The RNA shown here (Bacterial RNase P class A) has 390 nucleotides and comes from Isoptericola sp. F-RaC21.
RNA sequence: CGAGUCGGUCGGACGGUCGCGUCGGCGGUGCCCUCGGGUGUCGUCGCCGAGGAACGUCCGGGCUCCGAAGGGCGAGGUGGUGGCUAACGGCCACCCGGGGUGACCCGCGGGACAGUGCCACAGAAAGUAGACCGCCGUCGCCGGGCGACCGGUGGCGGUAAGGGUGAAACGGUGGUGUAAGAGACCACCAGCGCGGCCGGUGACGGUCGUGGCUCGGUAAACCCCACCUGGAGCAAGGUCAGACAGGGAGCGUUCGAGGGUUGCCCGCCCGAUGCUCCCGGGUAGACCGCUCGAGCCCUGCGGCAACGCAGGGCCUAGAUGGAUGACCGUCGCCCGCGCCGGGGCAACCCGGCACGGGAACAGAACCCGGCGUACAGACCGGCUCGUCCG
Numbered sequence: 001c002g003a004g005u006c007g008g009u010c011g012g013a014c015g016g017u018c019g020c021g022u023c024g025g026c027g028g029u030g031c032c033c034u035c036g037g038g039u040g041u042c043g044u045c046g047c048c049g050a051g052g053a054a055c056g057u058c059c060g061g062g063c064u065c066c067g068a069a070g071g072g073c074g075a076g077g078u079g080g081u082g083g084c085u086a087a088c089g090g091c092c093a094c095c096c097g098g099g100g101u102g103a104c105c106c107g108c109g110g111g112a113c114a115g116u117g118c119c120a121c122a123g124a125a126a127g128u129a130g131a132c133c134g135c136c137g138u139c140g141c142c143g144g145g146c147g148a149c150c151g152g153u154g155g156c157g158g159u160a161a162g163g164g165u166g167a168a169a170c171g172g173u174g175g176u177g178u179a180a181g182a183g184a185c186c187a188c189c190a191g192c193g194c195g196g197c198c199g200g201u202g203a204c205g206g207u208c209g210u211g212g213c214u215c216g217g218u219a220a221a222c223c224c225c226a227c228c229u230g231g232a233g234c235a236a237g238g239u240c241a242g243a244c245a246g247g248g249a250g251c252g253u254u255c256g257a258g259g260g261u262u263g264c265c266c267g268c269c270c271g272a273u274g275c276u277c278c279c280g281g282g283u284a285g286a287c288c289g290c291u292c293g294a295g296c297c298c299u300g301c302g303g304c305a306a307c308g309c310a311g312g313g314c315c316u317a318g319a320u321g322g323a324u325g326a327c328c329g330u331c332g333c334c335c336g337c338g339c340c341g342g343g344g345c346a347a348c349c350c351g352g353c354a355c356g357g358g359a360a361c362a363g364a365a366c367c368c369g370g371c372g373u374a375c376a377g378a379c380c381g382g383c384u385c386g387u388c389c390g
Base pairs, nucleotide, nucleotide: 001386002385003384004383005382006381007380008379009378010377012331013330014329015328016327017326018325020049021048023046024045025044026043027042028041029040030039031038032037051361055372056371058370059369060368061367062366063233064232065231066230070266071265072264073263075229076228077227078226079225080094081093082092083091084090095109096107097106098105099104110224111223115222116221117218118217119216132163133162134159135158136157137156138155139154140153141152142151143150144149171189172188173187174186175185176184190214191213192211193210194209195208196207197206198205199204237288238287239286240285246279247278248277249276250275251274258270259269260268261267295314296313297312298311299310300309301308302307333358334357335356336355338353339352340351341350342349343348
């Protein structure tokens, strides 16, 4: 210098004018009052006023309620190991497998000798399976040859070494062996199982011995194993205010209608001025929950890291038809064209000026931790490979 890989930061700045929302101060004014005050409204001043994803609502938790939340069945989820965390399907580190020269990346990573199912097309056969061609033996027939025998064809049998099909066909190479063959046997290699030793908390790795064990794939198919999960969600839930008019039918009061409790059952609980249906009538507003919290920033310490601990500092939206905006100016950023200066053989590069244009994705609604997805552009850092120079 070029190519690449991983991670992080930012997401325009300043000023002016007008406008919006919460809260607070002051002033005017209405109402209430136990005369301390409380509350509404208008004006004005001041503080604060979206995001890295506020998003999707996929996962986890806090919080709230369900007259307890118990048992069984079922259903759902997770799935290498160790750690972190409030928790997680998240994060960190490591292991194993795969890819890359490498930095690094990817893995829905338990079990296929518990059982069941499935394996398209092709193929003879898709599983303790399978003889289509081939090879070999034997018997018969036909043809040839003086003959040994050779060729063709059919039956029976052997054979998984060779061909062919396929994503996948019972380990690879060499030899022994055989009628031909075959882990049938032997040597080496690969894998698997079992046993020992060593290292590691562990997943696992290394090594030695041993068994011919070579057993197809699929569990994002049922299933098995281990662990986890009660349900509903801020329209949760609560307080206050406020409206109305009742009539009819049915069921039922301990032999109990009906209701609550997770999908079902059991169990438990409530239950008589009760429950269900029909006709008719009627209200639908305010407040709390609500934002100080597993909070944010800085420093130090422990840890490879995720993260934890300690000290100091900070307060940072709470709307409810739903505020957080619009315009102007200056500067900065990006793009295009032009001009000037410099460098280079050149393509082109660097700097400056002027004009024109552009600036994304998106947007709180109970709150957090994650994941996933979208994003104009700008900047910073670690590492790897290649080339050249010293």

Description:
Taxonomically the source falls in Isoptericola (Bacteria, Bacillati, Actinomycetes, Promicromonosporaceae).